[in-house]
Context: one part of a larger RNA
RNA sequence: UUGGGCGUAAAGCGUCUGUAGGUGGCUUUUCAAGUCCACCGUCAAAUCCUAGGGCUCAACCUUAGACAAGCGGUGGAAACUACCAAGCUGGAGUACGGUAGGGGCAGAGGGAAUUUCCGGUGGAGCGGUGAAAUGCGUAGAGAUUGGAAAGAACACCAACGGCGAAAGCACUCUGUUGGGCUGACACUGAAAUUGAGAGACGAAAGCUAGCGGAGCGAAUGGGAUUAGAUACCCCAGUAGUCCGAGCCAUAAACGAUGGAUACUAGGCGUUGUGCAUAUUGACCUGUGCAGUGCGGUAGCUAACGCGUUAAGUAUCCCGCCUGGGGAGUACGUUCGCAAGAAUAAAACUC
Repeated sequence: UUGGGCGUAAAGCGUCUGUAGGUGGCUUUUCAAGUCCACCGUCAAAUCCUAGGGCUCAACCUUAGACAAGCGGUGGAAACUACCAAGCUGGAGUACGGUAGGGGCAGAGGGAAUUUCCGGUGGAGCGGUGAAAUGCGUAGAGAUUGGAAAGAACACCAACGGCGAAAGCACUCUGUUGGGCUGACACUGAAAUUGAGAGACGAAAGCUAGCGGAGCGAAUGGGAUUAGAUACCCCAGUAGUCCGAGCCAUAAACGAUGGAUACUAGGCGUUGUGCAUAUUGACCUGUGCAGUGCGGUAGCUAACGCGUUAAGUAUCCCGCCUGGGGAGUACGUUCGCAAGAAUAAAACUC
């Protein structure tokens, strides 16, 4: 263990799909399970309570009444929930017309830079630092110029901007593919929402066996610094970083804020789109829907702050918390090649 909570005090699963289950729009009907009313039965005595009585009072003893939820039965009510049946279109979906986008996958192409290699010119330093040294260089470095190759990343545009469930996504073009938004209303007719288990995706690092390897760079070596320097700084440099295949399943996976629906002041930006107005046209102005920001009213909050993108007002469903340490540990189990992940205590102590 009721309860109270979960932005920052303990606490929202990393994210989604979805099974069982929970909850669920409007109208009419059936039924009477839940619900409500009346009556009956039962609920031992003692106890408790109320009014009396008896011990001189009291405790104590005793009489009567009352209390009484629950359970069962009978009869009734029909608003609500459930059920039956028939409808509806506002939630939801399908079709149609538009539309924005670094959404995903695959293929092709591009330029700048870097490094290396091959030549030309040239001839003593270069590089690096707080200062140096290790290092590179007369076997011709650095610089400059011509050519070639390789790998990785895509300056400016670029935004408080866009897309995606999240992780994430940006050179250009092509192919293919998912989702969103908007408009008119044609169709279906509650087919919705949440979601224990379950499944899918899931940065970086890491693992297996291959390909690749320019730059960077754990480990490692050397040079410095220092009392020391297993570091910060410098010179090198292996795994890795990249690609295809398969694992791993964790992050301050953050908005430290679960999802859905409805309602509750304005204002100022910005993205997509519709309407009206305007115009030669792009604009401008007003307004609707969907995002994304700033500031703020009521309200909330311990405060900070949040504030129509709520942390406000309500409903539904899931997850989670319950003093600190021990400990996200031990043991057991499941998963994994391993690293380890998931689940998850207690003694003891303050």